[in-house]
This record gives sequence, C1' cells and structure tokens, in this order.
RNA sequence: GUCGCAAUGGUGUAGUUGGGAGCAUGACAGACUGAAGAUCUGUUGGUCACCGGUUCGAUCCCGGUUUGUGACA
Repeated sequence: GUCGCAAUGGUGUAGUUGGGAGCAUGACAGACUGAAGAUCUGUUGGUCACCGGUUCGAUCCCGGUUUGUGACA
C1' cells in the first nucleotide's frame, strides 16, 4: 500500500429480510441470617465508535473517517 473482520451499559456479549435495545455479570436497595456468604426480589446503568446520506423510520442499508486485528505484497 491492497483486501477482509471487529467496535453495542462499568465488564463480557446477543441482536438485524429496517420498526420492542436484550442476556449474563457488576453496583445499589430489600428479603433471609446473630453477622456474613450463598440464594431470591427489585432498581440502576447504553448519544449501538465518529461524520454524512438513503428512508415515514437506521444498531442494521450506502459513502467516508478513527481505533484494534488478520491476510497478501
């Protein structure tokens, strides 16, 4: 340099033929306990990497950018 893949709560991740953003874990509160742990219940937390376009509507489609990673040269 060329081509590909990935980027989603604090962390690990699912999701997509375009319409409800989910799960686990964490944190906080409550129940239980003499107290804790374990368990159960509830709550909390995301500008879906960034910029623009298409569309009634974009995590998803298109173009560009950034970072990481892989292959080739």
The RNA shown here (transfer RNA) has 73 nucleotides and comes from Schizosaccharomyces octosporus yFS286.
NCBI's taxonomy places the organism under Eukaryota, Opisthokonta, Schizosaccharomycetes, Schizosaccharomycetaceae, Schizosaccharomyces octosporus.
The sequence is in RNAcentral, with records from ENA, Ensembl Fungi and GtRNAdb.
It matches the Rfam family "tRNA". Rfam links the family to the GO term triplet codon-amino acid adaptor activity. From the family's description: Transfer RNA (tRNA) molecules are approximately 80 nucleotides in length.